Description:
Predicted 3D model of an 88-nucleotide RNA (c-di-GMP-I riboswitch aptamer) from Neobacillus fumarioli NBRC 102428.

[in-house]
């Protein structure tokens, strides 16, 4: 100084709800809130999981159902990558 770890300190970030809005949904935004958490930073066709299914595409008992599909949507699912601070 580095990797590793995760006492203290200086901070940080924000679940579920609830309202307001954008979306077909999933979801995201912004307020309140605070469940938590050493990276709950940051990266989603160029790791792997998951969610939806407007549109298509197929099936039927056909003006409506089923099924299948992500270049959508999830980083607080697991990786990847960067990083504050210094006790054992």
């Nucleotide at each position: 100084c580095g990797u590793a770890c995760g006492a203290a300190a200086u901070g940080g970030c924000a679940a579920a709800a609830c309202c307001a809005u954008u979306g077909a949904a999933a979801a995201g935004u912004g307020g309140u809130g605070a469940c938590g958490c050493a990276a709950a930073g940051c990266u989603a066709u160029a790791g792997g999981g998951g969610c939806u299914a407007u549109a298509g595409u197929c099936u039927u008992u056909u003006u409506a159902a089923g099924a299948u599909c992500a270049c959508g949507c999830c980083a607080g699912c697991c990786a990847g990558u960067u990083a504050c601070c210094g006790a054992a």

Its mean pLDDT, the model's own confidence on a scale to 100, is 87.
Lineage of the source: Bacteria > Bacillati > Caryophanales > Bacillaceae > Neobacillus fumarioli.